[in-house]
Context: one part of a larger RNA
């Protein structure tokens, strides 16, 4: 080099776009590079192999054969693949309708609730717990009422195993601007494709950055109270970063389907989303594409399980693994404002 493998055992990269590279649909033509098949050259000897002989054996040396799987070179084959030149429509795309959606990104705007503020009533307590106390209250709380006033933050029911997004994620209404997919019937381009090393864009929460800007509620730290043998805790009062908002970093997550993307093919029942079609049909029932649930057959698994959304039978293309432990750490390098990320050992031990 080759042979196992990656849902749970080591093991799919967070997630998309894309370079180079690998790989690629039908029918026919023409070339012959690969390719295959003979011929010729040449592949030093010696090794190694195999068979003989020689040193008493043997190492060891002789003779002979084979082989040296290559490389050049000729002459055919042409089915595959390349490459050429034309073709064609099943991949792919693009132009026409139609409908669904918490997909983005600005601006606006509602109404509930929690806090403050103000005023009236009203009076001795209220919070809180397991049971207390820390707090709050005669300087008038709690509660109750109000046509009153402020502000941030998040949107109850609808809400669905429901929908959209490439992933992270997306939920009150209204608009403006805009990405995607499905689907219907076609007259277009004509393999224009599929991965995808480096690269690049996006990327939950936390976190940082600015003498930013907010601050309503929650709440890291942190302060009391309690509980305990202690109590840096869990339980309770208070509470600051932060939580929001512009703009800039940082690039990690059990970033999960712990399951990489693409294609074809492989019994079946049920539900539900968004379209189409037929049955006089917005309802009801049947088929059909496209998602998205449960269940189960063959088949597959070390079993659990999957099971047309496969973890099945197949191709192609990338990533990855290689006993625990030391370790995802040291040096080194890049990146970052730090925090740290990202590449990544080894000694030694079991």
């Nucleotide at each position: 080099c080759u042979g196992g493998g990656c849902g749970u055992a080591a093991a799919g990269g967070g997630c998309g776009c894309g370079u180079a590279g690998g790989c690629g649909g039908a029918a026919a033509g023409a070339u012959c590079a690969g390719u295959c098949a003979g011929g010729g050259g040449u592949g030093a000897a010696a090794u190694c192999c195999c068979g003989g002989g020689g040193c008493u054996c043997a190492a060891c040396c002789c003779c002979g054969g084979a082989a040296c799987u290559g490389c050049c070179u000729u002459u055919g084959a042409u089915a595959c693949u390349g490459g050429c030149a034309a073709u064609c429509u099943a991949g792919a795309g693009a132009g026409c309708g139609a409908g669904a959606g918490a997909g983005g990104u600005g601006a606006g705007u509602g109404g509930a609730a929690u806090u403050c503020c103000g005023a009236g009533u009203g009076u001795a307590g209220a919070g809180g717990u397991g049971a207390a106390a820390u707090u709050c209250g005669u300087a008038g709380a709690u509660a109750u009422u109000c046509g009153g006033a402020a502000g941030a933050a998040a949107c109850a029911c609808c809400a669905g195993a429901g929908g959209c997004g490439a992933a992270g994620g997306c939920g009150g209404c209204u608009u403006a601007c805009u990405g995607g997919a499905c689907u219907g019937a076609u007259a277009c381009u004509g393999a224009c494709g599929c991965u995808g090393a480096g690269g690049u864009a996006c990327g939950a929460a936390a976190g940082c950055g600015u003498g930013g800007g907010g601050g309503a509620g929650c709440a890291a730290a942190c302060a009391g109270g309690a509980u305990u043998a202690g109590a840096u805790a869990c339980c309770c009062u208070g509470g600051u970063a932060g939580u929001c908002c512009a703009c800039g970093c940082c690039g990690u997550a059990a970033a999960c389907g712990a399951u990489g993307a693409a294609u074809g093919c492989c019994a079946g029942c049920u539900g539900u989303u968004g379209g189409g079609c037929a049955g006089u049909a917005u309802a009801c029932u049947g088929u059909u594409c496209a998602g998205u649930g449960g269940c189960g057959c063959a088949g597959c698994u070390a079993a659990c399980g999957c099971a047309u959304u496969a973890a099945g039978c197949a191709u192609u293309c990338c990533g990855c693994c290689u006993g625990g432990g030391g370790a995802g750490u040291a040096c080194g390098g890049u990146c970052g404002c730090a925090a740290g990320a990202c590449u990544a050992a080894a000694a030694c031990u079991c």